[in-house]
RNA sequence: CUAGCGACAGGCCUAACACAUGCAAGUCCAGGGGCAGCAUGGUAUCAGCUUGCUGAUACCGAUGGCGACCGGCGCACGGGUGAGUAACGCGUAUGUAAUCUGCCUGUAACAGAGGGAUAACCCGGAGAAAUCCGGCCUAAUACCUCAUAAUACAUAUUAUUCGCAUGAGUUUUAUGUUAAAGAAAUUUGGUUACAGAUGAACAUGCGUUCCAUUAGCUAGUUGGCGGGGUAACGGCCCACCAAGGCGACGAUGGAUAGGGGUUCUGAGAGGAAGGUCCCCCACACUGGUACUGAGACACGGACCAGACUCCUACGGGAGGCAGCAGUGAGGAAUAUUGGUCAAUGGGCGAGAGCCUGAACCAGCCAAGUCGCGUGGAGGAAGACUGCCCUACGGGUUGUAAACUCCUUUUACCUGGGAAUAACGGGCGUUACGUGUAAUGCAGUGCAAGUACCAGGAGAAUAAGCAUCGGCUAAUUCCGUGCCAGCAGCCGCGGUAAUACGGAAGAUGCGAGCGUUAUCCGGAUUUAUUGGGUUUAAAGGGUGCGUAGGCGGAAGAAUAAGUCAGCGGUGAAAUGCUUCAGCUUAACUGGAGAAUUGCCGAUGAAACUGUUUUUCUAGAGUAUAAAAGAGGUAUGCGGAAUGCGUGGUGUACCGGUGAAAAGGAUAGAUAUCCACGCGGAACCCGGUUUGGGAGGGAGCAUAAUGGGCUAUAACUGACGGGGAAGCACGAAAAGGGUGGGUAUGGAACAGGAUUAGAUACCCUGGUAGUCCACGCCGUAAACGAUGAAAUACUAACUGUUUGCGAUAUAAUGUAAGCGGUACAGCGAAAGCGUUAAGUAUUCCACCUGGGGAGUACGCCGGCAACGGUGAAACUCAAAGGAAUUGACGGGGGCCCGCACAAGCGGAGGAACAUGUGGUUUAAUUCGAUGAUACGCGAGGAACCUUACCCGGGCUCAAACGACAGGGGAAUGGCCCCGAAAAGGGUCAGCCAGCAAUGGUCGCUGUCGAGGUGCUGCAUGGUUGUCGUCAGCUCGUGCCGUGAGGUGUCGGCUUAAGUGCCAUAACGAGCGCAACCCCUACCGACAGUUGCUAACUGGUCAAGCAGAGGACUCUGUCGGGACUGCCGGCGCAAGCUGUGAGGAAGGCGGGGAUGACGUCAAAUCAGCACGGCCCUUACGUCCGGGGCGACACACGUGUUACAAUGGCAGGUACAGAGGGAAGCCACCUGGCGACAGGGAGCGGAACCCGAAAACCUGUCUCAGUUCGGAUCGGAGUCUGCAACCCGACUCCGUGAAGCUGGAUUCGCUAGUAAUCGCGCAUCAGCCAUGGCGCGGUGAAUACGUUCCCGGGCCUUGUACACACCGCCCGUCAAGCCAUGGGAGCCGGGGGUGCCUGAAGGCCGUGACCGCAAGGAGCGGCCUAGGGUAAAACCA
Repeated sequence: CUAGCGACAGGCCUAACACAUGCAAGUCCAGGGGCAGCAUGGUAUCAGCUUGCUGAUACCGAUGGCGACCGGCGCACGGGUGAGUAACGCGUAUGUAAUCUGCCUGUAACAGAGGGAUAACCCGGAGAAAUCCGGCCUAAUACCUCAUAAUACAUAUUAUUCGCAUGAGUUUUAUGUUAAAGAAAUUUGGUUACAGAUGAACAUGCGUUCCAUUAGCUAGUUGGCGGGGUAACGGCCCACCAAGGCGACGAUGGAUAGGGGUUCUGAGAGGAAGGUCCCCCACACUGGUACUGAGACACGGACCAGACUCCUACGGGAGGCAGCAGUGAGGAAUAUUGGUCAAUGGGCGAGAGCCUGAACCAGCCAAGUCGCGUGGAGGAAGACUGCCCUACGGGUUGUAAACUCCUUUUACCUGGGAAUAACGGGCGUUACGUGUAAUGCAGUGCAAGUACCAGGAGAAUAAGCAUCGGCUAAUUCCGUGCCAGCAGCCGCGGUAAUACGGAAGAUGCGAGCGUUAUCCGGAUUUAUUGGGUUUAAAGGGUGCGUAGGCGGAAGAAUAAGUCAGCGGUGAAAUGCUUCAGCUUAACUGGAGAAUUGCCGAUGAAACUGUUUUUCUAGAGUAUAAAAGAGGUAUGCGGAAUGCGUGGUGUACCGGUGAAAAGGAUAGAUAUCCACGCGGAACCCGGUUUGGGAGGGAGCAUAAUGGGCUAUAACUGACGGGGAAGCACGAAAAGGGUGGGUAUGGAACAGGAUUAGAUACCCUGGUAGUCCACGCCGUAAACGAUGAAAUACUAACUGUUUGCGAUAUAAUGUAAGCGGUACAGCGAAAGCGUUAAGUAUUCCACCUGGGGAGUACGCCGGCAACGGUGAAACUCAAAGGAAUUGACGGGGGCCCGCACAAGCGGAGGAACAUGUGGUUUAAUUCGAUGAUACGCGAGGAACCUUACCCGGGCUCAAACGACAGGGGAAUGGCCCCGAAAAGGGUCAGCCAGCAAUGGUCGCUGUCGAGGUGCUGCAUGGUUGUCGUCAGCUCGUGCCGUGAGGUGUCGGCUUAAGUGCCAUAACGAGCGCAACCCCUACCGACAGUUGCUAACUGGUCAAGCAGAGGACUCUGUCGGGACUGCCGGCGCAAGCUGUGAGGAAGGCGGGGAUGACGUCAAAUCAGCACGGCCCUUACGUCCGGGGCGACACACGUGUUACAAUGGCAGGUACAGAGGGAAGCCACCUGGCGACAGGGAGCGGAACCCGAAAACCUGUCUCAGUUCGGAUCGGAGUCUGCAACCCGACUCCGUGAAGCUGGAUUCGCUAGUAAUCGCGCAUCAGCCAUGGCGCGGUGAAUACGUUCCCGGGCCUUGUACACACCGCCCGUCAAGCCAUGGGAGCCGGGGGUGCCUGAAGGCCGUGACCGCAAGGAGCGGCCUAGGGUAAAACCA
């Protein structure tokens, strides 16, 4: 959220919080006295009249019966709850030779005689009440005395048997003590004793939560003797004596908790739980106490104290739902103030019977389990609707519906209608005999007119919830746009969401479904089954050693462990198997197995244990030999540093990356010395050696520890390991006392460095470093590897020290120290007889990261600090090993105009152009490090144009299709207007014979249109790394795998180019080559090109004839391959003033761009998904803008001048272009140009080359440099040059004198410099872009450095990949925790004072016939008060 029915079971988990009201324990007159009330009867009186009946009143206990009372039995059961309790409380198994037991059963015996009271009733009194007091009478199965009595009890005693012990049983004798009740009457009750059964009590073994940050606890405490007490044992209690008792196998303390059968889960072992049902315990408002009784220290009894509630007349009283209902409160949350004693059971009774909220039923609740239903069959035009799609159609909803036939569970109506009931008792009969048994008859039902059965009508009365990204069964559309939201984990949502919300569909379950909480599982993630500790968390710093655990060989005994069958027990229920009963099932009943445990007794003897006899292989001892930086003490040594004294000597020394501070003329440093002092440290020195670790090094001496080897003489398991404990801890640092102090040197001072520099560097320098004694007790105390203690498991090799052997060899053996490696192990790295292998044993330690080795507590320490050692809170990871990349102010190798060496520029000036910014109505948009910025744009005055303003249009500016209707098309003119548009008018009339066709406006319909958005939805194209040499694949091999190998290594190359090597062998995309241009030659061809020879001809000229030789043009070929030689090299290849050659080692240039990277650029070139606009974000027109201008940047042009400017003269290209064109030539103009005008669609015509060279001039100036800007006058294009064109002429003549930091290009026909052409184009803002030729250098030692790149290797905590990752401090607020001056609360304990009720003891002159009691005193104690501590929150 939803809901039809039934059956069965369940229902305050919280406040053991407080409770109104009703009910939950009574019964017996056959124990008794009685008679308040009821009924019957009798008597008396009265009334009525039917004259023997009815009624009324009074009396009578005579009868039924009975309120209250005495007495008996019961009330200790049944029912509730789980507060307390960690305990003999519970469970289990035993014991009682240490016990009791009403009612019940059996056996034996008995009941004689007396007595005095008392309640009720009555009378009186007190009190509000509750209740109490006094007096008189009376009964009993109430009470007392006497008698009788033992197999009882007590004391003493005899004999005998048994027991683990205390001791017990049986038996003999003596003495003493104790009993009774009656009643309706053939029965039943009473008393004593014994026995049984049942119930209860006590004791013991074993099991029973967490904390050691609880380690010591204990005074009746532990035991004894003697008493008291009890049903009984016992320090249970008391007096005395002793000093014990418990505890690391966890005492004491604290926290939590009723226990078990069982329940849930799990394969099991376990883990969690203890609701319902059964057993036990405890409790009954809180605490204490006893009484009665067979049984209680008593839920519905008593007394006292306390808290609370109620009544009250204020004096005093009453109460206890954790019984059943019910109320309030608490809480997320849990039911009716129901019916009946019919059944089952209980109490009393002789019985009928009475009582029974036990119990049985009903009511409420989907809170659980089980069962049933909400219909079944047919039915395709696969309908309509909805939804989806690749959409003229299809899919899905869906046999679903409609419709036809059928059924009737359930619900509803009508009718019938149970089992559960058997008794007891009554009446009758029978048997035995006087009461029991059997039998017959009648009778007894709350639930219930229920279950069930029959009939009736009718598909009629009955379906929801969750989910649909993966885990996990089930998908699409729309909406939303990191918003709203989802989410168990991963995660989803930022415009195409199968994850959000809705819809459609699907899936799952179904009268339920989903969520939440909790428990177990998965989790071998506490590992007994069944884990680990080199590096992931984890080996104690090391040794000795106590307890406990473990332990060599052979024999014997034993039987504790172990094993086998047997006996007892393991309650029932539950669970399992099987059978049966409710229509089935759940549920219930019968039977069986099981209950894995404990106890007992019998047996076995392998193993463990114990005892014992032996052994020598473990261990130890002895003898002998060798090695060593093993430890301790004492003595000695030389060199060096420093210091002191003396000499020499003179100006610096010292120090650093560079310096400074510092030292030095008062004589330093250095040198040569000489002498002296003092302290500390020892070249040789090694994967050397000895030691338990820490750690140990000059030489010598003294005493000394341990290990090893050999021999196999001695002992005979004496061993190994090791919590607690003890010792070492000579690493360093630190601390105490006393010495010592040369070097170096925390702190400190000064100087540097630096943004700062409390650092790194320099100069000084205290503690300390050294010694002695004593402390600290920690380290990456590391092999990050416990002891090895043991045994086993291929080899090879080096080395130290012994022994054997020998030839000074090889070789063997033992103990060490190393390396490689098999098997095996390991996540891998790796380990591998010195294991991290295979096994056994013991100890220590670990259990996600952080918080934290922190806090608190305790222990140690002089302190510093050490040891032990949490939690709250927080994160979803932290971590290990290895892989591929990327990165490194890591390494190696190599390359590039990358640096260097050079040449010329940029950055300064003016202008051009692009961009940013600003401005604007608009300054349209895009491009933004390299890889945007003379870029898209290879031509913005209109157009372009996308922007702005204004005026228009809405089948639309263009295009397509169809239909209608009209007209050829079209052109001219007029009006209005800025134009578009609008209005008017004139002219015009296609093809075909025709049908008709073509064409153009108009109208309508359907398509439109968009430079609007998204380049992060895309295609295509492009930039860049980079023309860098790389990027991959197949098969094989290696690895658990990611991956690796190949592709690595050596040499070489421009090159992953090649050669060699090689668990790789091959291959692909790239490289190279193939293509184009160019350099040389040849062949062919020969005009518009060319002209050597011949001829002609001109002022001259291939001008002409002619020629193909040459140049050239063009097509096809050749040529270059390290081919040859020398040297080097295995080869590949490299090299040379080599040869030859036009060209030589890629000849030069171009095209060509691997896998990929940058979510690089472009939706505005084009295409395209989605979204958006539709009288507008579309479209037409006029005007404006894209050209703005304080400023900033990029790219360029021109310059700053003399290698120049100007003037004059004179030469030489290539590649292109040309018809709305290029334009010779002539004329005019200073000129741009204009007017004429030939040629050429081009090897023919046209388009001026300039630098250069020659001559002259200028003479270093803001100039004869430079040309901006401005003024004037013009030319040309074009509809139109105002905004906003280019060019010409005249005049004007700005900045600028070579440019800061910084930065760009270029290695040869290159840079530099000079001009020419082309595209676009009416013209042009071109100084741009793309090409062409002319002139024509310098330099490269080299790879240290900067930048970029390639290969190998190394480290990594990076992988968005160093533009990464990441650390610390900090405002305010909040969360959790520690400390804290203090404050408050709680439970427990202790000392002292007081002390109710009650029990016990003593007394008891008073009361009582007596039993006995009142009273008084003492002891104990709940509670209260007080004091000082500890603990918890």

Predicted 3D model of a 1433-nucleotide RNA (small-subunit ribosomal RNA) from an uncultured organism. It matches the Rfam family "Bacterial small subunit ribosomal RNA". Rfam links the family to the GO terms structural constituent of ribosome and ribosome.